[in-house]
RNA sequence: AUGAAAGCAGCAAGAGAGACUCCCUGGUGUUUUGCUGGGAGCGCCGAAGGGGCAAGGCAUUAAUUAGCUGAAACUCUCAGGCAUAAGGAUUGCUGCCGGACA
Numbered sequence: 001a002u003g004a005a006a007g008c009a010g011c012a013a014g015a016g017a018g019a020c021u022c023c024c025u026g027g028u029g030u031u032u033u034g035c036u037g038g039g040a041g042c043g044c045c046g047a048a049g050g051g052g053c054a055a056g057g058c059a060u061u062a063a064u065u066a067g068c069u070g071a072a073a074c075u076c077u078c079a080g081g082c083a084u085a086a087g088g089a090u091u092g093c094u095g096c097c098g099g100a101c102a
Base pairs, nucleotide, nucleotide: 007096008095009094010093011092012091013090018042020041021040022039023038024037026036027035028034029033043082044081045080049078050076051075052074056069057068058067
């Protein structure tokens, strides 16, 4: 079962944090300052990803005494991000798949 969960795709919504400072006689334009590449520095964010942990369970010991397991939007900030864009956990709808859980 007029089709659950999970997975894939499309559409829509989707937060946070410096348009920071300096250097490269950098590149590119131009109504005089903009955009951009590389490097360095300080300051920040958490909702891609990643790491950590409670109760409990297993099992062990004389003994929560060593061990294993154990969640997140919590926490860390490795990675990523801090104008627009892109990305973005998650949510809704639709389709595919799936075939019983929620």
Glycine riboswitch aptamer from Synergistaceae bacterium UBA6101, 102 nucleotides, folded computationally.
Model confidence (mean pLDDT): 82 of 100.
Rfam family: Glycine riboswitch aptamer. Rfam links the family to the GO term glycine biosynthetic process. Rfam's curators write: This family represents the bacterial glycine riboswitch.
Lineage of the source: Bacteria > Synergistota > Synergistia > Synergistales > Synergistaceae.